[in-house]
Molecule: RNase P RNA; transfer RNA
Organism: uncultured Nioella sp.
Order: sequence, then structure tokens, then C1' cells
RNA sequence: GCGGAGGGCUGGAUGGCCGCCUACGGGCGCCCGUUUCGGGCACCAUGGGAGGAAAGUCCGGACUCCCUGAAGCAACGGUGCCGGGUAAUGCCCGGGCGGAGUAAUCCGACGGAAAGCGCCACAGAAAACAAACCGCCUGUCUUUGGACAGGUAAGGGUGAAACGGUGGGGUAAGAGCCCACCGCGCUGCUGGCAACAGUGGCGGCACGGCAAGCCCCACCGGGGAGCAAUGCCAAAUAGGGAUCGCGUGGGGGGCUUCGGCCCGCCGGGGUUGCUUCAGCCCCAGCAGAUCCGGGUUGGCAGCUAGAGCCGUCUGGCAACAGGCGGUCCAGAGGAAUGGUCAUCCAGAGGGCGCAAGCCCUUGGACAGAAUCCGGCUUAUAGGCCCUCCGCGCAU
RNA sequence: UCCGGCGUAGCUCAGCGGUAGAGCAAGUGAUUGUUAAUCAAAAGGUCGUAGGUUCGAUCCCUACCGCCGGAG
Repeated sequence: GCGGAGGGCUGGAUGGCCGCCUACGGGCGCCCGUUUCGGGCACCAUGGGAGGAAAGUCCGGACUCCCUGAAGCAACGGUGCCGGGUAAUGCCCGGGCGGAGUAAUCCGACGGAAAGCGCCACAGAAAACAAACCGCCUGUCUUUGGACAGGUAAGGGUGAAACGGUGGGGUAAGAGCCCACCGCGCUGCUGGCAACAGUGGCGGCACGGCAAGCCCCACCGGGGAGCAAUGCCAAAUAGGGAUCGCGUGGGGGGCUUCGGCCCGCCGGGGUUGCUUCAGCCCCAGCAGAUCCGGGUUGGCAGCUAGAGCCGUCUGGCAACAGGCGGUCCAGAGGAAUGGUCAUCCAGAGGGCGCAAGCCCUUGGACAGAAUCCGGCUUAUAGGCCCUCCGCGCAU
Repeated sequence: UCCGGCGUAGCUCAGCGGUAGAGCAAGUGAUUGUUAAUCAAAAGGUCGUAGGUUCGAUCCCUACCGCCGGAG
């Protein structure tokens, strides 16, 4: 210098003018209400005012309400090499194995097909209990073209895939029939927390693929709804519809205005998909509970101090954890965060100039909070920085 | 703020993982004096897009894009 790999940061800057949302404060003004107090509007001053993805809503939580609570089972959903991190995760970090690349590095839904079921079109003899189309070999017959019977699975052919592969021995021809190596399975030893790696022995092959088909195994998860959750205040209303409880237990004690009421025990019933335990409710109280529909639809809280941000130190390979110091950083509620002008900074185009450079025009992506966090995914003009690899050249 | 479903010919829809179909429409030919109806043969598909699993994907999985519907 050329080509490549990984990671981080940024996402125009400054100022003037006119506006918007919000917090706190102020003081004359106006309105409501009025004893004071209070509320609203306008004004003034100060502070703050979108993102790395605010997006998709794909995962995981916090928070709130409903199902009475707990345990077990079942069902359902999810995850899927190992270890660690975390509030948690399907996320992240480190490692193993497999694959791609000369390398830096990247990619991997990466448990089980030897529990079972299912599927494998067409072609092909045969698609998984096995079997034999062309071949090869032996025998018999023969009209000398071949036919029949048996052996075989090396070769050919089909297919995405053909019942271990290569080499040698062996044989009528062949074949794990025998041997060596490789693969596979079982088993021991060594290293490692583990995934796994290395190595020894045994087995002559029994075990094709698909689990992003059902399924099996291991692990994880109470279920549902979601801030329009939920709570409070105000306002409004007309009452209507549907469903459900109905069982007339036993005995004891206390109080009593003698009508009845209260408290234990035993028993029964109800309460989640099932079981058990606990709790609650009911066993004559007469209308009660739940749901739907109608009406109202204003205000306040939830609402932003948090698994927060910045700096630094310690531990750890790292993800991350802990300590110390500093700091407060939108909270609207159909929804503010905008417009314009000037200068500058990248970028693009044009002109002038030998060049340095000068002038003119244009112009900054993706996109925008809505209860809040941690991730993932997707979109993103351009700019800056760091580390590493390969090749070439120079020293 | 959330939840669910669907994208296949011009339109409406089928489609066990194995060559993508039906009805209607449009075009051509026949029939008719002409048109309609009828009959005949044929054409027309990036199966929303991009990846993956598989020998093989409209179908299974993932991520996007678009459309429709629902809850308070």
C1' cells in the first nucleotide's frame, strides 16, 4: 500500500427571534367560590424537555387485580452439548464437538432413530421383517439361440439414500468367510467440575434417514388479565334481564324482656382438572349472591429515585459482582419536545487555478416516549477510533 | 396498550411433505344474419418476502412485510 476479520463511539454544532409541555417560585391583574383558607386563567423569573433503536411486541421480569392457600399427581406450555453469570430468560460469557476459511475469525434448533407408531413420491429387483433385474459360478437339458435348478452379492444399473469402507488372503464364483487399518457398538483406565479428549481390551457388524412428524427422556414454569391493570373522590341512575343456593342433622353450655340470640363438639354440604391437608362459608337468615345490560365517562393517585446514570478501585479469562465518591436526567394524557434566520462542520455537484486553495449551489439517515426495566430482532445517510489476519514493497 | 387470524391465476376459494387445481372473468375458435346463452381446445402462478429443516416445502420452523378482525 492492497484485501479482509472483530469491536467500540457518534447520529450535526453555536447563537438570535417567535412558539409548545412540565416542575417549583413570585407578585399587582381577571374569574369561581368565599370568614380565613382554596381553585382556575393570564403574566414574570428559574430549571428540565425523545432514542440507539423510543419500533416489532418476539422472550424474561417488576407492579396491580381475579382464581381461598399449600403439597402431590395429571394436563398444558417451553427449553434442549457442558459450566458459569443474572431478579429472570429462549439472553450473555467461557469451554467442548462439528463445519467453513491460508489466517484473523465466523456459523451451528448441538439430547434420544438400540421404547414404540408413522413417512421415505418417481425410479429401482429391493426403501428396511428383507430381497435378486443385468451379471458371475456350478449342474442338467438342448433345436447351440438358449432354457431350467441351485449358489453368490464382488461388479453394473436405479435413486437423495441400497444393509459397514479400503487393501490383502481365500473361493467354483463370492461373501467379516479370515486378517490389518479405519468406522461403529460394549467395556475398563488416565486427564478434566462437566461436555469431552486420549488410550487399552472385547465384539465380526447386529444399528439407513426424518423427532423444525407424533413421541420418549431430562430440566423449567401455579393459571388468567394487563396501567384503558388497580384504588379514591365527584357526578349520574330506572330500574330491567339471566343464573345459582333449599339442605327442615344430633347433642352440650351461657344469656334472656321467653320472641329468641351467642359459643364450642360431632355429623353433612359447598369451595381448582383430580387427591389430601388447612382455612372459609352454609345447615331456615328471606330475600341474598354473581353476571349481563343501561346510565355516567370529570378529577386525583398509580407516574417515574430506578435491578438508575457517571467516575474510580477491588475480585474474576469474561459475562458480571462488590466497595467508595458524585449526581437527579421528560412525565404529557389524543398526547409538548417545533418553526425560521445567520455562521460553522462533515458530504455531494459545478466553476476558476500549474498547485495550495478560492467561489457558487445543494445538503445531514432510520425514526419519534405513553407504567417501568433486562434482552433479542428489524430499520439506519455518513463520520471517527481501536485490535487482529493475509499478501506485496522498503529498511 | 394488547390479542387473534389471513396472504395461492384478474376475482372468490380448494390443496395428507412428492408434477399446484376448481368456479367465474378475459382472450381464441365453433354455432348464429348479429349478439347473448351454449360447446371446444388452450393460455395465465417469483404460492407475500428472506433465510432454515428435509432427498424434496404452498404445507414444518424463524424473522420481516401487508391486510382483516377483536378486548377494555